[in-house]
Molecule: transfer RNA
Organism: Nanobdellati archaeon
RNA sequence: GGGGCCAUAGGGUAGCCUGGCAUCCUUCCAGCUUUGGGAGCUGGGGACCUGAGUUCGAAUCUCAGUGGCCCCG
Numbered sequence: 001g002g003g004g005c006c007a008u009a010g011g012g013u014a015g016c017c018u019g020g021c022a023u024c025c026u027u028c029c030a031g032c033u034u035u036g037g038g039a040g041c042u043g044g045g046g047a048c049c050u051g052a053g054u055u056c057g058a059a060u061c062u063c064a065g066u067g068g069c070c071c072c073g
Base pairs, nucleotide, nucleotide: 001072002071003070004069005068006067007066010026011025012024020056028044029043030042031041032040049065050064051063052062053061
């Protein structure tokens, strides 16, 4: 210098190809239960790497950038 893959709650993940209220687990908060803790049950909070474009509508498509991993030279 060239190419490929990846980036989503505090942590881990599904969804992306085929655009339409973003899934689940765990964590956190409150309540119930318990002598207390743990476990269990119920309810709640919290996320699409950044910018631009396309579109009625973008996590998803396009472009550029940033970061990580890998390959070639």